[in-house]
C1' cells in the first nucleotide's frame, strides 16, 4: 500500500427494509429466621460518524473512523 470481516444496552450477542430484543449484570418485589438459589416486575440504546437510495434504513450503497484477519 491492497483485500476481506466486524462496530446494536454496562458485558456477550440476536435482529438483514415496516414498534429495537435476549442472556448476564443493575434496581424493586415475592419466597427465607437472615442470605443464597428460584420466580415476577422495572430501568437502561442519538443501532460507530457522515452522506445517499427509499413512502419508510439497525438493515441497502458510498466515504471516513475504531477493532480483527490475510496478501505484498
Nucleotide at each position: 500500500g491492497g483485500a476481506c470481516c466486524u462496530u446494536u444496552a454496562g458485558c456477550u450477542c440476536a435482529g438483514c427494509g415496516g414498534c429495537a430484543g435476549a442472556g448476564c449484570g443493575g434496581g424493586c418485589g415475592a419466597c427465607u429466621g437472615c442470605a443464597g438459589a428460584u420466580c415476577g416486575c422495572c430501568a437502561g440504546g442519538u443501532c460507530g460518524u457522515u452522506g445517499g437510495u427509499u413512502c419508510a434504513a439497525u438493515u441497502c450503497c458510498g466515504a471516513c473512523a475504531g477493532g480483527g484477519u490475510c496478501c505484498u
The RNA shown here (transfer RNA) has 72 nucleotides. Its mean pLDDT, the model's own confidence on a scale to 100, is 85. It matches the Rfam family "tRNA". About the family: Transfer RNA (tRNA) molecules are approximately 80 nucleotides in length. The family's RNA type in Rfam is transfer RNA.